[in-house]
Context: one part of a larger RNA
Formats: sequence, structure tokens, C1' cells
RNA sequence: UUGGGUGUAAAGCAUCUAUAGGUGGCUUUUUAAGUCCGCCGUCAAAUCCCGGAACUCAACUCUGGACUGGCAGUGAAAACUACCAAGCUGGAGUACAGUAGGGGCAGAGAGAAUUUUCAGUGGAGCAGUAAAAUGCAUAGAGAUUGGAAGGAACACCAACAGUGAAAGCACUCUGCUGGGCCGACACUAACACUGAGAGAUGAAAGUUAGGGGAUCAAAUGGGAUUAGAUACCCCAGUAGUCCUAGCCAUAAACGAUGGAUAUUGGGCAUUGUGCGUAUCGACCCAUGUAGUGUUAUAGCUAACGCGUUAAGUAUCCCGCCUGGGGAGUAUGUUCGCAAGAAUGAAACUC
Repeated sequence: UUGGGUGUAAAGCAUCUAUAGGUGGCUUUUUAAGUCCGCCGUCAAAUCCCGGAACUCAACUCUGGACUGGCAGUGAAAACUACCAAGCUGGAGUACAGUAGGGGCAGAGAGAAUUUUCAGUGGAGCAGUAAAAUGCAUAGAGAUUGGAAGGAACACCAACAGUGAAAGCACUCUGCUGGGCCGACACUAACACUGAGAGAUGAAAGUUAGGGGAUCAAAUGGGAUUAGAUACCCCAGUAGUCCUAGCCAUAAACGAUGGAUAUUGGGCAUUGUGCGUAUCGACCCAUGUAGUGUUAUAGCUAACGCGUUAAGUAUCCCGCCUGGGGAGUAUGUUCGCAAGAAUGAAACUC
């Protein structure tokens, strides 16, 4: 390499868009590249195989015959792939009519709470812990009442729910805007699927510049604990946490499960939507469709488990794996302000 794999044993890219490439609905026609059949030529000799001969036999040798497969030429076939031309509507899309939503961006506003501050009341503790101490407090703390400032996050509703490609998204209102789903069936007519490279997005932490700084809190200081305690506990506390404009590109970025299509028993629940039935109406009931869950048949699996949202049965395309350690290291290259990221060995050893 082939084969075999990829939920948990090694292995699905963090996610999407899309180029090349690969693959690709139905009907009729053309051509004959692939495909299939025939003929001819060629693939030196030796070797191998089969028949025969000769050395007394055998090996060895001599003689005759090929088989198999490849390549080229030529003729024929036209089912399939491909090509040409024409058409179709089931895949896909557009338009129409509805609809649900924490989908995104921007602006405005609200309330609770923490903290600080001002004023009043009041007068000895508060805070903290297993116990304490550091700490705060008669220069009036803590408590309580009223006013003010500022920043961050949005209780209940809340769900097994919704939505987004993923990361993610939740106070309220407004503006702009993306996508989905259902319905009817008007239009286009295979326009599709996947996707190497490539591009875009990408939590938290980190980084640059400028703001902001309430809370919490790496670092750091102090108090404890302890043999020690660079920790766990306590008192403080700076970066950071927040905003704007860039960078970084990683996570147990997880469903540890790539995408698409088709197909294969059910039960229960729930979200969006349609139809029938029922009704004054809303429910209820029956049924379709797109999701989200749960239980479980067949089947699969080493087992656990999965089970129409498959890890079942099949097809297409992509990524990846090939004993453990060395090692996601060294080196080189690319990217980055840096931190580092990406790509990524070998010796040696078991």
C1' cells in the first nucleotide's frame, strides 16, 4: 500500500461557505471513449508446463506444442457509464400566503441588589472561623432611615422548552436585518451531493491602544493551620472581569458520534404548523409535516449500549488511524507584537 477501522480501545477537522476533483433523478435519440465479442500481428533464445526422444535409469540434454496475460491494428454489438440533441417533474431552487423564536446588529429606558458617599437616629462592638487572629470601630463602626453617585448582571416566568453552522443567545421597548417551518401548488428544469487546497466565523484566558472600574478576583501582602504550608481556611488586594478598535485561533470547542440521500415494527411526551371532526368558543379526538425527548422490536455491538434524531440496512464524497514511550518533542517552514499556534520526525527503549 491493500485490507480493516474511526461513541468509550489509535482515529470525525471547532463550525460553516465554496473552487478544482469525485459522485449524481426520469424518458427518447446520436456517437462509440470506457465496456463486451471475433480476427490478425507481436511480446528473442534460454527458463517454467505438457507430449516424445536419447545418455543403462535419473538429473542433465534434444525435439515438438502451447497455456496465461499484456499491447497495437481491424471488424461487429449498443444494455450500462460517458458524449450529442430534445423533453419531463418526483431532487433542488424562485415567487405567493402564513407562522414561531433568548437568531444577529444598533439605540433608548426600568427595577432589585452589592459598593461608595452625604445627612439623621444611636452608642460598643462589628466582621470572620472548626476555633482564632490579622482587619474595621468612641476621629462614632456595625445596625437603621432618607438622599446621591457609579459600574456590572438581569430574580420569578424557566421547561425534559426555543433558536443559531458552531462558538453562543434571556429585563423591557423601538429600528434595521439573516435563516427556518407549514400551506397551496404558479414558475425554472437536475440548476444536485460532497468538498483537497482556499476563505469566513470561532468560549474563556491572553495581548496592543484608549476609556471604565461596582462586584468578584490570578499575582501579591498579612493572619491562621502545619514538622514545613510558596496550599486548602480568613482579612485585604493589583492585572483582569466591562466598553470601543485591532490581534490571538485554542477547549472534555462533546452527542467524545463528519455531511448528504434512500429504506426498516411500535408506545408515550412535547414545540411550530396544516387538515378533518367537535363546539357558541377554547379544549378533547383522529391524521400529516418539521423539530425536541423518552421507552423499546428487528438488526448491530467486545461489552456498555445504539435503536426512524441508528452505533440497523445500503450508496456517494471528505477528514483521520495503524503498538506503548520518546513526543505533539527536535529541526525546518508558515503565521503571530508576544504568549504561542499550525505542520511535524528520528535515534533509542519496552